[in-house]
Context: one part of a larger RNA
RNA sequence: UUGGGCGUAAAGGGUGCGUAGGCGGUCCUACAAGUCAGAGGUGAAAGGCACCGGCUCAACAGGGGACGUGCCUUUGAAACUGUAGGACUUGAGUGCAGGAGAGGAGAGUGGAAUUCCCAGUGUAGCGGUGAAAUGCGUAGAUAUUGGGAGGAACACCAGUUGCGAAGGCGGCUCUCUGGACUGUAACUGACGCUGAGGCACGAAAGCGUGGGGAGCGAACAGGAUUAGAUACCCUGGUAGUCCACGCCGUAAACGAUGAGUACUAGGUGUCGGGGGUUACCCCCCCGGUGCCGGCCUCAGCUAACGCAUUAAGUACUCCGCCUGGGAAGUACGCUCGCAAGAGUGAAACUC
Numbered sequence: 001u002u003g004g005g006c007g008u009a010a011a012g013g014g015u016g017c018g019u020a021g022g023c024g025g026u027c028c029u030a031c032a033a034g035u036c037a038g039a040g041g042u043g044a045a046a047g048g049c050a051c052c053g054g055c056u057c058a059a060c061a062g063g064g065g066a067c068g069u070g071c072c073u074u075u076g077a078a079a080c081u082g083u084a085g086g087a088c089u090u091g092a093g094u095g096c097a098g099g100a101g102a103g104g105a106g107a108g109u110g111g112a113a114u115u116c117c118c119a120g121u122g123u124a125g126c127g128g129u130g131a132a133a134u135g136c137g138u139a140g141a142u143a144u145u146g147g148g149a150g151g152a153a154c155a156c157c158a159g160u161u162g163c164g165a166a167g168g169c170g171g172c173u174c175u176c177u178g179g180a181c182u183g184u185a186a187c188u189g190a191c192g193c194u195g196a197g198g199c200a201c202g203a204a205a206g207c208g209u210g211g212g213g214a215g216c217g218a219a220c221a222g223g224a225u226u227a228g229a230u231a232c233c234c235u236g237g238u239a240g241u242c243c244a245c246g247c248c249g250u251a252a253a254c255g256a257u258g259a260g261u262a263c264u265a266g267g268u269g270u271c272g273g274g275g276g277u278u279a280c281c282c283c284c285c286c287g288g289u290g291c292c293g294g295c296c297u298c299a300g301c302u303a304a305c306g307c308a309u310u311a312a313g314u315a316c317u318c319c320g321c322c323u324g325g326g327a328a329g330u331a332c333g334c335u336c337g338c339a340a341g342a343g344u345g346a347a348a349c350u351c
Stems, first nucleotide, its partner, number of pairs: 004322003007305002012319001014201004021194003025088007033081002035077008049065001051063002054060001091191001092188003095184004103177007110154001115149007125136002162169002206247006215241002220236004258318006265297004273286002275283002300307002324351003333344004
């Protein structure tokens, strides 16, 4: 490189937006670049191939031939691709009318609980463990009542729930704001899909500056356990966890499953829609249609496990990635970063 692959064997980029590029709905007309057909020219000789004849055969050499799959010129064809023009509405988008939602940002606010402070009651223990001890307490603790301070997280509702591109999002109210969905069919008329580079977002930890600090708690100290115990258990406890702004750019960033379109048998729960009911609750019917989120079983697929209209089935388009284990996600170089490090990413050698 070809071929083959990427849920678990090596392999889907963490996620989106989007440039170039690749691919692209229905109908009509034109052109003829791709495509197809005919003709002409060229494609040196030698070599190779088949045949014929020559050295007694062969090697070797000679002859005419086919081939040289290509290129150029020219004449045509017009189905497909393309280009140009015109038209269409089903793809895509807009408008109008709706309801749902822990989607995002900012401001405000609430109660429970922990801790601390003050005061009252009250007295000898409390705490902790497998058992203990360190620790706290007669300078009055623990317990209990009242008052106050401060920070962080939001019990029940809560759900195989909902929303978001992913990361993620959960008390309540207000302001600003993104997206999806349903109905309608008024408008645009292919405006689409994917997307190398690029740009943006991106848990936790970590970093910088300034705040904040209740609880928890790396490091650290002490007590235990143990042969030892730089641990598991206990008592403390600093960074951190929280806020603002700026970095970092990684995760088992997982559905270990890239995005889009079309097609493919059923069951079940929920939401939604229609009907009955005066209305809600509730009950019944239809699964006709759309979106989202679960479970179970066919066909098919799979090495098996399993997947199975939310495919890992059947096809197409585009991107990313894999190519024996180790050395190694290391070295070197480059780019980025304050640093930590990240990205890109080998080889010798060895099995």
Molecule: small-subunit ribosomal RNA, central domain
Organism: uncultured bacterium